The prediction has a mean pLDDT of 84. SAM riboswitch aptamer (S box leader) from Kibdelosporangium phytohabitans, 115 nucleotides, folded computationally. The organism belongs to Kibdelosporangium, within Bacteria. RNAcentral holds the sequence, with entries from Rfam and Ribocentre. The model forms 91% of the base pairs in the Rfam consensus.
[in-house]
RNA sequence: UGCUCAUCCAGAGGGGCAGAGGGAUCGGCCCGAAGAAGCCCCGGCAACCGGCGUUCACCGUUCAGGUGGCGAUCACGGUGCCAAUUCCGACCGGUGAAAGCCGGAAAGAUGAGGA
Repeated sequence: UGCUCAUCCAGAGGGGCAGAGGGAUCGGCCCGAAGAAGCCCCGGCAACCGGCGUUCACCGUUCAGGUGGCGAUCACGGUGCCAAUUCCGACCGGUGAAAGCCGGAAAGAUGAGGA
């Protein structure tokens, strides 16, 4: 970099440096000198992967163990995340007089796998 699968209406911020942008793109609408991005420190959320646990299922005659399930009542390690539903929309369909509402894609993000 591109491929596959899963998830995306929940949740979680203080400080220091810095100094004008940021919310992927475009349109809108927001955030921002009462301090944006970025970097650092500390804290937190969550539970994707590993690990751990398990009065569950199966395999193993039993044991050791393995695979799967489950874990609000694990959070140790690897990621991720901590304004607004992925902030809303963009394309298609349904509905509607319209505004709008509903559904599905696409795109994007994150994880895991594989090339």